A computed fold for a 1528-nucleotide RNA from Thermogutta sp., annotated as small-subunit ribosomal RNA. Rfam family: Bacterial small subunit ribosomal RNA. Its family is annotated with ribosome and structural constituent of ribosome in the Gene Ontology. It was read from a public genome assembly. Lineage of the source: Bacteria > Pseudomonadati > Planctomycetia > Pirellulales > Thermogutta.
C1' cells in the first nucleotide's frame, strides 16, 4: 500500500400505434444424462433411484514389565528319562481400547441445529500441575485334569489353580455427609541384582479438553387444520438422576397454549457454506469441516469414565442361511464387489513408506482411517496436432451472367524445428523421526546433543540420446432474435420448430453438396437453479376505463395519531470488550516450468452479548394547553325514518239511463268483444293501486332509497355564539346491523300491469319481437333471503397546490333605516379550465395532483366463480374458493381505412317526368347444356355471351377426330465427314396426298497442269453423324408488355413548418362557390407534385394567302343539254396562317372576395358542340393461342406434312340483335337534296342481251379530273280500307346467276312458286336531356366468295325534367364498430364424430396417524423369596445371622389381535361438464341502432344460440327538447 468498480436488452397481441400483460430467446451454473467424436498430461470428483436383498475377503485390537498352566518349535544343560529358557506361536484369566475413526441422511419443524448466554443444579477415563498414601488378611473362579449331553451352536457335573480379578479389616482428611455433637470412605504390584528415584496402584485438589441440563433469539408450506390440553398447568410431600425440573408418583387446586396461528396435515437433518444475482434477494446444503440422527424393524436394559452401544447382550416381528426336523446361524447406511430398480455413479487393487489413531516400558502388532495406484472428458487447468516459403491461382467439388468467381497459399513442391507420445540412458525429491552402534554432557534403569547405519506402497519432476511432419480433429449451427448462404431434391408429403413460425412446383427454416459462422478434445441436447422478471416490487408495482375498492355503515383487536415542558432510556445513535471455529470468497505475498491446485499473512464475516455514554425523534411516566374531536345555547333548509288518519284525478267493474252497429286492434290484419244492445256517453255506486302539475344535473339521507296533504313520535346536517371538557382522534383484520329487484313461508288483498299459458299475425321455421286475453307476482302484516353496471366501474381521513361561471342553505359588513344590490365568508351541489399527472381518453380544490395513516384487492387468457370441503339458507341459493388440462395470447386506450337494414351535405339518365326498345313471335349470332370419334382453345355478375374472330365450305385450324406418312425434322446457326456425283430441274412408277422409289442431266469461285480436260481445294446445296430445332403443350397464382373496370368519378400525394410519447394528424377541416381539392375568404399552416382545366385535333363565324382536279357573278364562244371551251378568280370549296370569347362590358345578390342570376353585343356565352388524353391505387381481373419471358414436361412426338370429317351437329335456356304485327303504313308511277369513303391481282361507264341475278363489253382512272354511286326516308299522284289482309316474311318446291380446284355435310344472290309464327308482347329489364332518342339511307375494314354483326357518314329530327322522398352508384364530413383476407367480415350454442385430463358414483383395494378393549415377550423397579448361598458376624463345632442370589409376583411394557372413527391415495359400470379437433348438423344470439339497443342480479320458459318479467347500469346510435359551460 490492497482487501465494497457495480446494474443493457430482444422476439411475440395490431394493418400501423401507445400502454397492460403473459410466453420465450441470448448469461451463468451442475454429484449430472444422453448423442457425435476423441492425442497427452496435472489437479479435483464418481450409487443423488430401493434406508432394497446381499455370496465372498478384509474393516480392532493389543498388552508375557499382570497371572497360573499346558502342548509344539528353537536353543541350552543332559548318556538318557528329564530339566531350563531374556525365543516364537495358540486358548484362558486380568487391564486398556472397543462409545473413537470409518458410512449414512431414513426419521426429526424441535428432545435438533445456528447465535448469544446460564449451571451455587452437574459429571468427566487416558493427560498435565499439585498435596497426601500403598499396612494387616482372606476365600474364590476360568484354564487345566476327570466323567457327560449335543448333527451343530454349544453345555453340565465333579476335583484343583493363579493375579495389577474379588473380599473383609485397618489407617484417614484441606473429601462426603450432618440435626455441628458427630458419622462415612482407599490401595496392587510390575521390572531388576538393586526403585522414594522407571512403568503402575489409592484418596484429595486444580488445569486442559470432552459432555448433560437450561434459557433469550432466529428457522419450510398449508386456514379447504380453529380451537387444542388431564400429567394437562401450577402447588406441597416423596422417589428418582451425575445434575434442576411432572422426570416419575401421592394429595390439593383449576389451570396452561391459541388469528404475533395453538392443535393437525404436508415437506424437510441444520449450519459453516456453495449457485446466481449490480445488490437485496432467490434457490440450494454433492465433496470438505462442525453439530444431531440413525445402523435389518421395534422394545428394552447390561458393562462401562462414557453407550441404551454399526462389525456388544436380550425379547418380539420380517427376511435369508444351516439342518441328522431336536434345534440353531445372520444382519456391508465400513472397503472392495453382486444382484435389483434406473438415464445414472469405479477396482473383489498396493501399502502401512508418511499422516494420525488403539495396545504396549519399548521393539513393535494392528489400522479398507490414511497414503497411493486403477477405470469415468464427469469438472477444472496447461500443451499438442506443426512453422516459413509457395500461382494475377493445379486437379478436383460447387457455383454460373461461361470466369481476374469460390474452395484457396490451402494443397502439391522448397527449406525448417522437435513439444507431446514412442524407444534408450541418466536422475533430484516426498525421509525426518523411531530405533540400533559409537562419542560427549547432565542426576542413578533416566534425559539432552553430534555423527554412523537402517526405513518408499506408490509417483517420477527434470536431463541426455535416437529417429522423423511422421501417431494426434471434431461437434453444432447458418430465416430474425442471433454470428454465418448459394444450388439441387422434395412438393402442406417427407420433415424442421426455443418463441415467431417455415413446407401446397422457383424452400436462404425440409434433406443433401458447397462454401461460411461460432467454439474446440470437445460440441450439442435433455433436465434442474438463479439471472435477464421492476413478472410478488423491503430496496422496486399496482387497483376510473387493461387483473384489482368490500353494497354500505358501526365498531372489537390492531396499526397510526396534536401543541408545551420535565423524568426514564425500551427503540435509535455512538465508543469500548467479548464473540463470530477451520476450510471457502477477498487482498497481498509466495510454493508446483505455467495454470488449475497448494501454502502464509491480513482484510472480512454487515451477527450477537456484555458495557459505558447522548437525548433530537418514537416509546413510557407526569403536568399542563386549545387549534383536533365532542359538549351548551340561538336560528335553520330539506321527497329523512316509523305509525297513524284524510284527499281528489284517472282506471276498471256493478246498477240505471241514451243510443242502435259496430267496437277494438296493426305495417296490414286476426283472434276478442257486441242486437242476450257492446263501443260511445250521462248518473249512482264500490274497489285497488299509484300520486299529474309544482320537478328542477332543486333536496335529504351511510348506502340501498325517498315525492298527494294532515298529525305523532324520530335520527342526522348546517350556520352564528365561542360557554364547557381537555386528544376524549383517525381507520378498522374478525364481529353487528342495514342492504333495489327478483325469489321464498304464513294470513289477508288483487283495480290496473303482467313471467308463465292460451290464442291470433309475422315467418322456411318463429317455443320470440306485434295482437287479444291471462296466473303467479306487483300491495299490506309476519319472519326470511343478501344478491346487481349495489357504478362517479374512483375505500374512509387530515393537509397542501391558480382561477372563472351555475344552483342550494346560512352568516357578516356597507350603501343614512327598509327593499333590492354589492363585497366578504362557512357548507352543499353541478361545469370549464392552470399547474400538475395519465397509455390515451380523460383527472384537475367534490383530483386519477402533492404528502401521510389506515384497511380492502390485483399477479396472462380460457378451465371457472367451476369441482370439491367448510359454512350460512325452508328453498332458489350465498360466502368461501382450487387443480389437472390447454392456449400465445387475451386486453386497455387511440389511429388510418372499411363497412352499418347510423346521420349530415352534394352529385350522376341514379330516380322521377318523357321518349323508344328487350323480356311474348321468326330469323341472325354468340354462350351454356346435350350429343358426337371430334362438335379445339380461350373469356364467367356489373367489367363473359354480334367477345379473341376486321369474315371456319379447302386453307385458316391449333395434343380436335379418323386415316397415311418423314425423324437433324416445315425453319436458324456451327462443326466433322463423305464424295463430284447427288440437290435444283425434266421423265417415270406407286398412292388419296403427303411421302416412298426408280431413271436422265449436269453445274459455281479459286489454284495448278500435260488447260476440250484432269487434278486439289472452298462456299451455298445434298447425304450421314453431333449439337441442337420445334411445341397455339402446362403454369396469367413465377412475369413484361398490353387491356378491361371502378372513372373523365375528383381525388392521391410531397417538402418544411406545428401539433402529438406514437401510429399518425394538419395542410385535404369550416364558410361561401364550381363540372371539378374551380376559385375566393377564414385558418398552425405554407408551398408544391400527379390528376381536374389549359395546351393537341374536328366542328361552328369572319379575314387573309393560294386558286387546280373545285368554282362560275360578270364578259364571250358553242351544245338538245351539262364551266364543254376561252376567260375570270368575285361566291361557294379547297386547306394553311390568322382573328374571334375573356364573367370582358351593364344591372342586381353576395363579404368590397370568389361566384351566382339577368341583360346587352355577338355566328358563338359563362365549360359553344364533339374527340384524343384515364391521377395515386383496386379487382394474385384478362391475356402464356398477338408479342416477348422465368421454370416445368415433350424429342421416330406433345414436333412436321397429308386427305376426309369436325369447329356449322340440336329436345332445350340464356344474351345482343334484325326484321315485323300495319294506314304516321303498304304497293306503284313520277321527282328532289348528301356526307364520308374505296379503287389496279382494283373501281369500272357508255352500249348489247337477260324479268332479275348477272353475262358480253370495255371509254375512263393510281384519282377534289374516271368509277363505285342509285342516295333513303321526303314530295307529287294513284290503288289498298282494318282484313292475319297488297301487313308481315318464316319455310319450302323448281329454275337459275356469281365467286371459287372445289359450294353434299357448308356460302352469296335471282326470278316464280309457297306464304309459318307475329295484332304491340308476365315478372321483369335497358338506352337516351338536342342536332340527343327515334327515324332514313350511304361508305370502309376484313375478303376469292360470304354481315341484320363492327367501324364511320350524312338526311328527317322530337317529347320531358329544373325536383332529390326512394332504388342504384359515387364524393365529402361526422358517429359506433369486437371488422383489417376489412360485413361476400366476425361470430354464439345445441347437436353428431374423435381424442385428453377432470368432477360425481352403487361399492372396491390400499397406505398413515391417533382412540379404546383385550393380550402381554425381554427388561427395570417393588414385593415374596420355604429353594441355594466361599469371603463378613455368633459359635469349639454343627448350626444360625446378616448380605446376594435362583425363582415366584405386581406396575409398566413393543410387537400382536380386536372395534368405532378420521385422514390420504388407487380402481370403479355409469354419468356430468371441459379443452382441443377437418371445409358435419341447426339456427343467427353477440359486434353498425347487428336489423327487438345491449348488458347485470333475479324468476319462469324453450333443440340450441336464447325469449319473456321486475328492478337496475351506459360501458347505446340517432332525432328533437330542456339545462349549463365556453366565446363573442
Nucleotide at each position: 500500500a490492497a482487501a465494497u468498480u457495480g446494474a443493457a436488452g430482444g422476439g411475440u397481441u395490431u394493418g400501423a400505434u401507445c400502454c397492460u400483460g403473459g410466453c420465450u430467446c441470448a448469461g451463468a451454473g451442475u454429484g449430472a444424462a444422453c448423442g457425435u467424436u476423441g492425442g497427452c498430461g496435472g489437479c479435483g470428483u464418481g450409487g443423488a433411484u430401493u434406508a432394497g436383498g446381499c455370496a465372498u475377503g478384509c474393516a480392532a485390537g493389543u498388552c508375557g514389565u499382570g497371572c497360573g498352566a499346558c502342548g509344539a518349535g528353537g536353543c541350552c544343560c543332559g548318556c538318557a528319562a528329564g530339566g531350563g529358557u531374556g525365543c516364537u506361536c495358540g486358548a484362558g484369566c486380568g487391564g486398556c481400547a472397543a462409545a473413537a475413526g470409518g458410512g449414512a441422511g431414513a426419521g426429526u419443524a424441535a428432545u435438533a441445529c445456528a447465535u448469544g448466554g446460564g449451571u451455587u443444579a452437574c459429571c468427566u477415563g487416558c493427560c498435565c500441575u499439585u498435596g497426601g498414601g500403598a499396612c494387616u488378611g482372606g476365600g474364590a473362579u476360568a484354564g487345566c485334569c476327570g466323567c457327560g449331553g449335543g448333527a451343530a451352536a454349544c453345555u453340565g457335573c465333579g476335583g484343583g489353580u493363579a493375579a495389577u480379578a474379588c473380599c473383609a479389616g485397618a489407617u484417614g482428611a484441606c473429601g462426603u455427609c450432618u440435626u455441628c455433637g458427630g458419622a462415612c470412605c482407599a490401595a496392587a504390584g510390575g521390572u531388576g541384582c538393586g526403585a522414594u528415584u522407571c512403568c503402575g496402584c489409592c484418596c484429595g485438589a486444580g488445569g486442559a479438553g470432552g459432555g448433560g441440563c437450561c434459557c433469550g433469539u432466529g428457522u419450510c408450506c398449508u386456514a379447504u387444520c380453529a380451537g387444542c390440553u388431564a400429567g394437562u398447568u401450577g402447588g406441597u410431600g416423596a422417589g428418582g438422576u451425575a445434575a434442576a425440573g411432572g422426570c416419575u408418583c401421592a394429595c390439593c387446586a383449576a389451570g396452561g397454549c391459541g388469528a404475533u396461528g395453538a392443535c393437525g396435515g404436508g415437506u424437510a437433518c441444520g449450519g459453516g457454506g456453495u449457485g446466481u444475482g449490480a445488490g437485496a434477494g432467490c434457490a440450494u446444503g454433492u465433496c470438505c469441516c462442525c453439530g444431531c440422527u440413525c445402523a435389518c424393524u421395534g422394545g428394552g436394559a447390561c458393562u462401562g469414565a462414557g453407550a441404551c452401544a454399526c462389525u456388544g447382550c436380550c425379547c418380539a416381528g420380517a427376511c435369508a442361511c444351516c439342518u441328522a426336523c431336536g434345534g440353531g446361524u445372520g444382519g456391508c447406511u465400513g472397503c472392495a464387489g453382486u444382484c435389483g430398480a434406473g438415464a445414472a455413479u469405479c477396482u473383489u487393487c498396493g501399502g502401512c513408506a508418511a499422516u494420525g489413531g488403539g495396545c504396549g516400558c519399548a521393539a513393535g502388532c494392528c489400522u479398507g482411517a490414511c497414503c497411493g495406484a486403477g477405470c469415468g472428458a464427469c469438472g477444472c487447468c496447461g500443451c499438442g496436432u506443426g512453422c516459413g516459403g509457395g500461382a494475377c491461382g493445379a486437379a478436383g467439388g460447387c457455383c454460373g451472367u461461361u470466369g481476374u468467381g469460390u474452395u484457396g497459399u490451402a494443397a502439391a513442391c522448397c527449406g525448417c524445428u522437435g513439444u507431446c507420445a514412442g524407444g534408450g540412458g541418466g536422475g533430484a525429491g516426498g525421509a525426518a523421526a523411531u530405533g540400533u552402534c559409537g562419542g560427549c554432557c547432565c542426576u542413578c534403569a533416566g534425559g539432552g546433543u553430534c555423527g554412523g547405519c537402517u526405513u518408499g506402497a506408490c509417483c517420477u519432476a527434470u536431463c541426455c540420446c535416437c529417429a522423423g511432419a511422421g501417431g494426434a480433429a471434431g461437434g453444432a449451427c447458418g430465416g430474425g432474435c442471433u454470428a454465418a448462404g448459394u444450388u439441387c431434391g422434395u412438393g402442406c408429403c417427407a420433415g424442421c420448430a426455443g418463441c415467431c413460425g417455415c413446407g401446397g412446383u422457383a424452400a436462404g427454416a425440409c434433406g443433401a453438396a458447397c462454401c461460411g459462422u461460432c467454439c474446440g478434445a470437445a460440441c450439442g441436447u435433455u433436465a434442474c437453479u438463479c439471472g435477464g422478471a421492476a413478472u410478488u416490487a423491503c430496496u422496486g408495482g399496482g387497483c376510473u376505463u387493461a387483473a384489482a375498492g368490500g353494497g354500505u355503515g358501526c365498531g372489537u383487536a390492531g396499526g397510526c395519531g396534536g401543541c408545551u415542558u420535565u423524568g426514564c432510556a425500551a427503540g435509535u445513535c455512538g465508543g469500548a470488550u467479548g464473540u463470530g471455529a477451520a476450510a471457502u470468497a477477498c487482498c497481498u505475498c509466495g510454493g508446483c516450468u505455467u495454470a488449475a491446485c497448494c501454502g502464509a499473512g491480513g482484510a472480512a464475516c454487515u451477527g450477537c452479548a456484555u458495557u459505558c455514554g447522548a437525548a433530537a425523534c418514537u416509546g413510557c411516566a407526569a403536568a399542563g394547553c386549545u387549534c383536533g374531536a365532542g359538549a351548551g345555547a340561538g336560528a335553520u333548509a330539506g321527497a329523512g325514518g316509523u305509525g297513524a288518519g284524510c284527499g281528489g284525478a284517472a282506471c276498471u267493474u256493478g246498477g240505471g239511463g241514451u243510443g242502435g252497429a259496430g267496437c277494438g286492434g296493426u305495417g296490414a290484419a286476426a283472434u276478442g268483444c257486441g242486437u242476450u244492445g257492446a263501443u260511445a256517453u250521462c248518473c249512482c255506486a264500490a274497489g285497488g293501486a299509484a300520486c299529474a302539475c309544482c320537478g328542477g344535473a332543486g333536496g335529504c339521507g351511510a348506502a340501498a332509497g325517498c315525492g298527494g296533504c294532515u298529525c305523532a313520535c324520530u335520527g342526522g346536517g348546517u350556520c352564528u355564539u365561542u360557554u364547557c371538557u381537555g386528544a376524549c382522534g383517525c381507520u378498522g383484520a374478525g364481529g353487528c346491523a342495514c342492504g333495489a329487484a327478483a325469489g321464498c313461508u304464513a294470513g289477508g288483498g288483487u283495480a290496473g300491469c303482467a313471467a308463465a299459458c292460451g290464442g291470433g299475425a309475422u315467418u322456411a321455421g318463429a317455443u320470440a319481437c306485434c295482437c287479444c286475453g291471462g296466473u303467479a307476482g306487483u300491495c299490506c302484516u309476519a319472519g326470511c333471503c343478501c344478491u346487481a353496471a349495489a357504478c362517479g366501474a374512483u375505500g374512509a381521513g387530515c393537509a397542501c397546490u391558480a382561477g372563472a361561471c351555475c344552483g342550494a342553505g346560512g352568516g357578516a359588513u356597507u350603501c343614512u333605516c327598509c327593499a333590492u344590490g354589492a363585497u366578504c365568508u362557512c357548507u352543499u351541489g353541478g361545469u370549464c379550465g392552470u399547474a400538475g399527472g395519465g397509455a390515451a381518453a380523460c383527472c384537475g380544490u367534490u383530483a386519477a395532483g402533492u404528502g401521510c395513516u389506515c384497511c380492502g384487492c390485483c399477479u396472462g387468457g380460457g378451465g371457472a366463480g367451476u369441482a370439491u370441503g367448510g359454512u350460512c339458507g325452508c328453498a332458489a341459493g350465498g360466502c368461501u374458493g382450487a387443480a389437472a388440462c390447454u392456449c400465445a395470447a387475451a386486453g386497455g386506450a387511440a389511429u388510418u381505412g372499411a363497412c352499418g337494414g347510423g346521420g349530415g351535405c352534394u352529385c350522376a339518365c341514379a330516380c322521377a317526368a318523357g321518349c323508344g326498345g328487350u323480356g311474348g313471335a321468326g330469323g341472325a349470332u354468340g354462350u351454356g347444356g346435350c350429343u358426337u370419334a371430334a362438335u379445339u382453345c380461350g373469356a364467367g355478375g356489373c367489367u363473359a355471351c354480334g367477345c379473341g374472330a376486321a369474315g371456319a365450305a379447302c386453307c385458316u385450324u391449333a395434343u380436335c377426330c379418323u386415316g397415311g406418312u418423314c425423324u437433324u425434322g416445315a425453319c436458324a446457326u456451327g462443326c466433322a465427314c463423305g464424295g463430284a456425283u447427288u440437290a435444283a430441274c425434266c421423265c417415270u412408277g406407286u398412292g388419296a396426298a403427303a411421302g416412298c422409289g426408280g431413271g436422265g442431266c449436269c453445274a459455281c469461285g479459286c489454284c495448278u497442269c500435260u488447260c476440250u480436260g484432269a487434278g486439289g481445294u472452298g462456299g451455298a446445296a445434298c447425304g450421314u453423324g453431333c449439337a441442337c430445332a420445334g411445341g397455339u403443350g402446362c403454369u396469367g397464382c413465377a412475369u413484361g408488355g398490353c387491356u378491361g373496370u371502378c372513372g373523365u368519378c375528383a381525388g392521391c400525394u410531397c417538402g418544411u413548418g406545428u401539433c402529438g410519447u406514437g401510429a399518425g394528424a394538419u395542410g385535404u377541416c369550416g364558410g361561401g362557390u364550381u363540372a371539378a381539392g374551380u376559385c375566393c375568404c377564414u385558418u398552425a399552416a405554407c408551398g408544391a407534385g400527379c390528376g381536374a382545366a389549359a395546351c393537341c385535333c374536328c366542328u361552328g363565324u369572319c379575314g387573309u394567302u393560294a386558286g387546280u382536279u373545285g368554282c362560275c357573278a360578270u364578259c364571250g364562244g358553242g351544245u338538245c343539254a351539262u364551266g364543254c371551251c376561252g376567260g375570270g378568280u368575285a361566291c361557294u370549296c379547297u386547306a394553311g396562317c390568322g382573328a374571334g370569347a375573356c364573367u370582358g362590358c351593364c344591372g342586381g345578390u353576395g363579404u368590397u372576395a370568389a361566384a351566382c342570376c339577368g341583360g346587352a353585343g355577338g355566328a358563338a356565352g359563362g365549360u359553344g358542340g364533339g374527340g384524343a388524353u384515364g391521377a395515386c391505387g383496386u379487382c394474385a381481373a384478362g391475356u402464356c393461342c398477338u408479342c416477348a419471358u422465368g421454370g416445368c414436361c415433350u424429342u421416330u412426338a406433345u414436333g412436321a406434312c397429308c386427305a376426309g370429317g369436325g369447329c356449322u351437329g340440336c329436345a332445350c335456356a340464356c344474351g345482343u340483335c334484325c326484321u315485323a304485327c300495319a294506314a304516321u303504313g303498304g304497293c306503284g308511277c313520277g321527282u328532289a337534296c348528301a356526307a364520308a369513303g374505296g379503287g389496279a391481282a382494283g373501281c369500272a361507264a357508255a352500249c348489247c342481251c337477260g324479268c332479275g341475278a348477272g353475262g358480253g363489253g370495255g371509254a375512263g382512272c393510281a384519282a377534289a379530273u374516271c368509277c363505285c354511286a342509285a342516295a333513303a326516308a321526303g314530295c307529287g299522284c294513284g290503288c289498298c280500307c282494318c282484313a292475319g289482309u297488297u301487313c308481315a316474311g318464316a319455310u319450302u318446291g323448281c329454275a337459275g346467276g356469281c365467286u371459287g380446284c372445289a359450294a353434299c355435310u357448308c356460302g352469296c344472290c335471282u326470278g316464280c312458286a309457297u306464304g309459318a309464327a307475329g295484332c304491340c308482347g308476365g315478372a321483369a329489364u335497358c338506352g337516351c336531356u338536342a342536332g340527343u332518342a327515334a327515324u332514313c339511307g350511304c361508305g370502309g375494314a376484313u375478303c376469292a366468295g360470304a354481315a341484320u354483326g363492327c367501324c364511320g357518314c350524312g338526311g328527317u329530327g322530337a317529347a320531358u325534367g329544373u325536383g332529390u322522398u326512394c332504388c342504384u352508384g359515387a364524393g365529402c364530413c361526422u358517429u359506433g364498430u369486437a371488422c383489417a383476407c376489412a360485413c361476400c367480415g366476425c361470430c354464439c350454442g345445441u347437436c353428431a364424430a374423435g381424442c385428453c385430463a377432470c368432477g360425481a358414483a352403487a361399492g372396491u383395494g390400499g397406505g398413515g396417524g391417533g382412540c379404546a378393549u383385550c393380550c402381554g415377550a425381554a427388561g427395570u423397579c417393588g414385593c415374596c423369596g420355604a429353594g441355594c448361598u466361599a469371603a463378613c458376624c455368633c459359635g469349639a463345632a454343627a448350626g444360625g445371622g446378616a448380605g446376594g442370589c435362583a425363582g415366584g409376583u405386581g406396575c409398566c411394557g413393543a410387537a400382536g389381535a380386536u372395534g368405532a372413527a378420521c385422514u390420504c391415495c388407487g380402481c370403479g359400470a355409469u354419468u356430468g361438464g371441459g379443452a382441443c379437433u377437418a371445409a358435419g348438423u341447426c339456427g343467427u344470439a353477440a359486434c353498425a341502432a347487428g336489423g327487438u339497443a345491449g348488458c347485470c342480479g333475479u324468476a319462469g320458459g324453450g333443440g340450441a344460440a336464447c325469449c319473456u318479467g321486475c328492478g337496475g347500469c351506459u360501458g347505446g346510435a340517432u332525432c328533437a327538447c330542456c339545462u349549463c359551460c365556453u366565446u363573442u